[in-house]
A computed fold for a 73-nucleotide RNA from a Gammaproteobacteria bacterium, annotated as transfer RNA. The organism belongs to Gammaproteobacteria, within Bacteria. The sequence was found in a public genome assembly. The prediction has a mean pLDDT of 81. Rfam family: tRNA.
């Protein structure tokens, strides 16, 4: 330098004919318990990396940028 894959909640990750974003863990509240813990119930938490484009409508399609990893040179 060229090509490919990825970027979604604090962490690890789901999410396909494009139609109001989810799980586990963590956090908070309550119950239970001899205490930490464990267990049970509930609650909150998101500019879907960023900027444009297409569309009635974009996490999803297209372009560019940034970052991470892999391959080629």
């Nucleotide at each position: 330098g060229g090509g490919g894959u990825g970027u979604u909640a604090g962490c690890u990750c789901a999410g396909u004919a494009g139609g109001c974003a989810g799980a586990g863990c963590a956090g908070c509240u309550g119950a239970c318990u001899u205490u930490u813990a464990a267990u049970c119930a509930g609650c909150g938490g998101g500019u879907c990396a960023c900027a444009g484009g297409u569309u009635c409508g974009a996490u999803c399609c297209c372009u560019g940028u940034a970052c991470a990893c892999c391959c080629c040179a």